[in-house]
Context: one part of a larger RNA
RNA sequence: GCCAGGGAAUUUAUUUAUGUGGUGAGGCUAAUCUCCUAUGGAGAGUAACCGGAGCGAAAGCAAGUCCGAAAUGGCGAUUAAUCACAUGGAUAAGACCUGAAGCCAGAUGAUCUAAUCAUGAAUAAGAUGAAGUUUUCCGAAAGGAGAAUGGAGGUCUGAACCGGUGUUAUGAACAUGUACUCGGAUGAUUUGUGAUUAGGGGUGAAAAGCCUAUCUAAUCUGGCGAUGGCUGGUUCCUGCUGAAAUAUGCCUAUGUAUAGUCUUGUCCAGUUUGUUAACGGGGUAAAGUACAGAUAAGUCUUGCAGGGGCUAAUGCUUACGGAGACUUUUCUAACUCAGAAUCUGUUAACUGCGUAAGACAGGAAACAGGGGCGGCAUGUAAGAUGCUGUUCCGAGACCCGAACAAGGGAGACCAAAGUUAAGGUCCCAAAAUUUAUGCUAAGUGUAUCAAAGGGAGUAUUGAAUCUGAGACGCUAGGGAUGUAAGCUCAGAAGCAGCUAUCAUUUAAAGAAAGCGUAACAGCUCACCUAUCGAGAUUCAAUGCCUCGAAAAUGGACGGGGCUCAAGCAUAAUACCGAUACUUUGGCGGCACUCAGACGAGUGUUCGAGUAAGCAGGCGUGGUUUCUGCGCAGAAGGGUUUUCGAAAGAAAGACUGGAGCGGAAACUAAUGAGAAUCCUGGU
Numbered sequence: 001g002c003c004a005g006g007g008a009a010u011u012u013a014u015u016u017a018u019g020u021g022g023u024g025a026g027g028c029u030a031a032u033c034u035c036c037u038a039u040g041g042a043g044a045g046u047a048a049c050c051g052g053a054g055c056g057a058a059a060g061c062a063a064g065u066c067c068g069a070a071a072u073g074g075c076g077a078u079u080a081a082u083c084a085c086a087u088g089g090a091u092a093a094g095a096c097c098u099g100a101a102g103c104c105a106g107a108u109g110a111u112c113u114a115a116u117c118a119u120g121a122a123u124a125a126g127a128u129g130a131a132g133u134u135u136u137c138c139g140a141a142a143g144g145a146g147a148a149u150g151g152a153g154g155u156c157u158g159a160a161c162c163g164g165u166g167u168u169a170u171g172a173a174c175a176u177g178u179a180c181u182c183g184g185a186u187g188a189u190u191u192g193u194g195a196u197u198a199g200g201g202g203u204g205a206a207a208a209g210c211c212u213a214u215c216u217a218a219u220c221u222g223g224c225g226a227u228g229g230c231u232g233g234u235u236c237c238u239g240c241u242g243a244a245a246u247a248u249g250c251c252u253a254u255g256u257a258u259a260g261u262c263u264u265g266u267c268c269a270g271u272u273u274g275u276u277a278a279c280g281g282g283g284u285a286a287a288g289u290a291c292a293g294a295u296a297a298g299u300c301u302u303g304c305a306g307g308g309g310c311u312a313a314u315g316c317u318u319a320c321g322g323a324g325a326c327u328u329u330u331c332u333a334a335c336u337c338a339g340a341a342u343c344u345g346u347u348a349a350c351u352g353c354g355u356a357a358g359a360c361a362g363g364a365a366a367c368a369g370g371g372g373c374g375g376c377a378u379g380u381a382a383g384a385u386g387c388u389g390u391u392c393c394g395a396g397a398c399c400c401g402a403a404c405a406a407g408g409g410a411g412a413c414c415a416a417a418g419u420u421a422a423g424g425u426c427c428c429a430a431a432a433u434u435u436a437u438g439c440u441a442a443g444u445g446u447a448u449c450a451a452a453g454g455g456a457g458u459a460u461u462g463a464a465u466c467u468g469a470g471a472c473g474c475u476a477g478g479g480a481u482g483u484a485a486g487c488u489c490a491g492a493a494g495c496a497g498c499u500a501u502c503a504u505u506u507a508a509a510g511a512a513a514g515c516g517u518a519a520c521a522g523c524u525c526a527c528c529u530a531u532c533g534a535g536a537u538u539c540a541a542u543g544c545c546u547c548g549a550a551a552a553u554g555g556a557c558g559g560g561g562c563u564c565a566a567g568c569a570u571a572a573u574a575c576c577g578a579u580a581c582u583u584u585g586g587c588g589g590c591a592c593u594c595a596g597a598c599g600a601g602u603g604u605u606c607g608a609g610u611a612a613g614c615a616g617g618c619g620u621g622g623u624u625u626c627u628g629c630g631c632a633g634a635a636g637g638g639u640u641u642u643c644g645a646a647a648g649a650a651a652g653a654c655u656g657g658a659g660c661g662g663a664a665a666c667u668a669a670u671g672a673g674a675a676u677c678c679u680g681g682u
Stems, first nucleotide, its partner, number of pairs: 001682006011093013026050002032044005054061002064075003096233002099230001103223006114197009123187001125157003128153001132149007161184003166180002169178002199215001201211003236617006246259005262363006270353002274350008287336002292332003296328007304321001306320001307318004369393010398409003413586007423576003426560003432573001434572006445562002453547003457544010473532001475530004480504003485499003510525001513524003587607002589604006618671001620668010636655002639652005
């Protein structure tokens, strides 16, 4: 892991609502007693309790009473209760089941380990060579030097022994092993045996270490089913309805109470989704500048705080600055003279609903929400956070979107046939290789990624200018003279620099647009002519395309593939395509009607569904009564078939070999796939 068996809403008391039954202005017994066929039944028992009268704090009064001087006002009075059973809830109890870490009490532990005490034991071998002693030499002495002897040490090397430094070694065996390496090894050494110290206590060369594989408070038993707003689990079927993730409060924030939303029952008869009209509410969007504040330019006025200039001073003046007015410019969440749409209140009409709406009573769930679109706030932004309106997911299947909770279509009772929606129609793959006209050459694109800014890419459109008096362009020729303009300068001659930029001849030619020279020279240009012969140049707009364009294994339009498309744009006609729509038949719900009803008929804009509420059934064990089957084969087993919407029921053959059903009522330790569930098997 799998299989089998077990496994979770119970019981008692009180209370409340509903249903059924008894009695009824009453209802009912409890303890106890008596009798009997005695774990039971029958009878007696009216004490208590509930109801029948309330009001007031109370005395008290009473269909009234209390407050009050009174008027008013508050609470009452028009009658239905009570007992039993069943079911739903509440409360007290372990209270649906399982699950803590912990707290307290009493016991048991020092055979492990910590420390101590008593009594024993162990420590190969080698090295070093302290004190002391002897002796030689020096010395007056104190003492010094040398040699020998000696054998000290929390000394050295290194076995036993004790330990446990390093290793990404090895090992996985219920729990610290093994290998190599490493530390101590006469000492604060190691060790045997016997004792002592006990749980808020011991012991500790101190690590919160150790105290029997258990230690920031041991173990065992008990209090104990501790408690848990937390996690997990909670067992048959079908029918009807069907949420919330919000507000407010809380030592409140994954909890809970009340309200809102859901459901069931009873009562009641109207209610108002939408549209229109009338009368109202409002100050948003857009806009505007009348107010407030900001903003740019200008004009005018004012010497006016300051600054500048002039002046010996008074003071004068001012293209600085200040203040004010006006004209035009640009704005505003905390500006509004004016001002929508949407929204919303009341009334009325139509419409819709009336199975609604509303009231009361019983039961909940829920109070972590999320996505799209529109409007906002914060933020550089976010698959961000918070608010708001709406819609969907949540709790919604089906079709499309390759796949894809919330994007598009559409709200699924069952069966059959047809028609469409979104989306599609070359093949995968149902349906057009459909029709017409253009565009794209980039595989752009083909449903999911891009900007500012570039583009003699290409198509289309418009405007201006030049042009048979020859444009634009190729080629050829001219491109001159005064003059080397003047100045400057070593030089400056069109072309370093400064000034000026005239005139002449001309078809035309700048006191020169560029290259060049030391300066000249030289080569082009502007401008003119010849030749050729029809458009040229510039600006602007639109469509498609293109550059801009970088991510990690090779690679994605879903794929194949597609270029007069199977791409893009604009039109058109067919077809495919869903549980949508239509038709037919059936099932069910709900409402209404029917001299009777477990039925029939009519109607229905009814039929998805999580949490949840309500309703009806199936099955298991047992009891009582009635009634059946069985060796001519019971239960059980697997198998085939039939019936039922399902839980389930029945039948046949086989197996099996002795018990088992049906109906009605009652009763319960009554239904398993999950709980790291329990026990057993494998």
Predicted 3D model of a 682-nucleotide part of an RNA (large-subunit ribosomal RNA, domain II) from a Candidatus Pacearchaeota archaeon. Its Rfam family is "Archaeal large subunit ribosomal RNA". Rfam 15.1 lists 2,955 matches to the family in 1,139 species. The RNAcentral record of the full RNA draws on ENA. The coordinates come from a structure-prediction model, not an experiment, and the mean pLDDT is 83.